[in-house]
RNA sequence: AUUCAUCUUCAGGGCGGGGUGAAAUUCCCCACCGGCGGUAAUUGAAGAUUCCCUCUUCAUCAGCCCGCGACCCAAGUAGUUUAGUGAUUACUUGGCUGAUCUGGUGAAAUUCCAGAGCCGACAGUAUAGUCUGGAUGGGAGAAGAUGUCG
Numbered sequence: 001a002u003u004c005a006u007c008u009u010c011a012g013g014g015c016g017g018g019g020u021g022a023a024a025u026u027c028c029c030c031a032c033c034g035g036c037g038g039u040a041a042u043u044g045a046a047g048a049u050u051c052c053c054u055c056u057u058c059a060u061c062a063g064c065c066c067g068c069g070a071c072c073c074a075a076g077u078a079g080u081u082u083a084g085u086g087a088u089u090a091c092u093u094g095g096c097u098g099a100u101c102u103g104g105u106g107a108a109a110u111u112c113c114a115g116a117g118c119c120g121a122c123a124g125u126a127u128a129g130u131c132u133g134g135a136u137g138g139g140a141g142a143a144g145a146u147g148u149c150g
Base pairs, nucleotide, nucleotide: 004147005146006145007144008143009142010141016030017029018028019027031130032129033120034119035068036067037066038065043059044058045057046056047055048054063118064117072095073094074093075092076091077090078089079088080087081086100116101115102114103113104112122133123132124131
């Protein structure tokens, strides 16, 4: 440096103020938040070399570029239940799945800087990205341990 297997741990943030109203963290005005991997010119640290430059390594760098996850839907298989239709649980497969422009710099940026925008599952409830619930769940993945192929 690396193949595969098993196991362990970890893995989501946000309504503060005002208005209307019988009732709103749900409407209206202002506010606040941004999962995982990739890409990337950011920033920081260490080293080569004492300094500048340069190079190397490590950490960090996109909500709206690419891919994924959650939610939701369908089918199949197995279990539970029912007289049966059906219901339900688990697994597998497939589907669905939001939103960005302008200017600047530059060889190069939808990632940097500046400005202005936009988006956010389902159920409940006065209409919810922020409350409550399924969820002490699931999970993209991250870190580590042990064994193992070359």

FMN riboswitch aptamer (RFN element) from Fictibacillus gelatini DSM 15865, 150 nucleotides, folded computationally. Model confidence (mean pLDDT): 78 of 100. The organism belongs to Fictibacillus gelatini, within Bacteria. Of the family's consensus pairs, 100% are formed in the model.